[in-house]
RNA sequence: GGGCCUUUAGCUCAGUUGGUUAGAGCACACGACUCAUAAUCGUUAGGUCCACGGUUCAAGUCCGUGAAGGCCCA
Numbered sequence: 001g002g003g004c005c006u007u008u009a010g011c012u013c014a015g016u017u018g019g020u021u022a023g024a025g026c027a028c029a030c031g032a033c034u035c036a037u038a039a040u041c042g043u044u045a046g047g048u049c050c051a052c053g054g055u056u057c058a059a060g061u062c063c064g065u066g067a068a069g070g071c072c073c074a
Base pairs, nucleotide, nucleotide: 001073002072003071004070005069006068007067010026011025012024013023019057029043030042031041032040050066051065052064053063054062
């Protein structure tokens, strides 16, 4: 220098052909159970979907330019 992949909750990840509330598990908080703790069960909260711009009636999803991380080639 060239190519490819990833970026969504505190963590690990789904999210279909763009469509009507952005989700799961774990963790945290609260509650139940227990003499108590753990385990288990229940409930709640938690997001500018990496940034900016574009297309569209509508973008996590499509397009462009960047950023960070990873892999390969030179």
Molecule: transfer RNA
Organism: Reinekea blandensis MED297